RNA sequence: GUCCCGCCAGAGCUCUUAUCGACAGGUCCGGGGGAACCACUUCUCCGGUUCGUGGCACCGCCGAGGCGGUGCGGCGGACCUCGGGGUGAAGCCCGCAGCACGCGGGCCGGGCGUCUCCCGCCCGAACCCGACAGCUAACUCCGUCGGCUCACCAGGAGAUUCCA
Numbered sequence: 001g002u003c004c005c006g007c008c009a010g011a012g013c014u015c016u017u018a019u020c021g022a023c024a025g026g027u028c029c030g031g032g033g034g035a036a037c038c039a040c041u042u043c044u045c046c047g048g049u050u051c052g053u054g055g056c057a058c059c060g061c062c063g064a065g066g067c068g069g070u071g072c073g074g075c076g077g078a079c080c081u082c083g084g085g086g087u088g089a090a091g092c093c094c095g096c097a098g099c100a101c102g103c104g105g106g107c108c109g110g111g112c113g114u115c116u117c118c119c120g121c122c123c124g125a126a127c128c129c130g131a132c133a134g135c136u137a138a139c140u141c142c143g144u145c146g147g148c149u150c151a152c153c154a155g156g157a158g159a160u161u162c163c164a
Stems, first nucleotide, its partner, number of pairs: 006148003012027003029143005038134001047080007055072007083132001084129004091107006108124005114159005
């Protein structure tokens, strides 16, 4: 330095192809949307910008056909995100600083070679949807990427299974 057993995670396997590999496909596994029933509702909330379309009200002009301005609200499209929601263990609270980032602590959550407990060590990120989604059968959509590994905490006690 490379490969393998192994670890995190849902993320392994297979097929096609032309020797290998990749994409496409399939499948194990995983996730979202989506009835009834149930739950929620509670005096509140239903965000912002912009384009198109057509409606109402008021004012002004008027050649009586309409035009212009302001406001309100309907439908559809595009964009945004301190509302809300999703994947994930990746959350809550207190204090310092204090715009924030950050620092310290507590509770809680996740990982460490079959499982449980104890001890020890480590992690508590990131991204997505776009005003909108409870559960949810049928139905429908999507993912199947990446990161580590030669050290012994693969410590101690116990349990189960298999083999001899």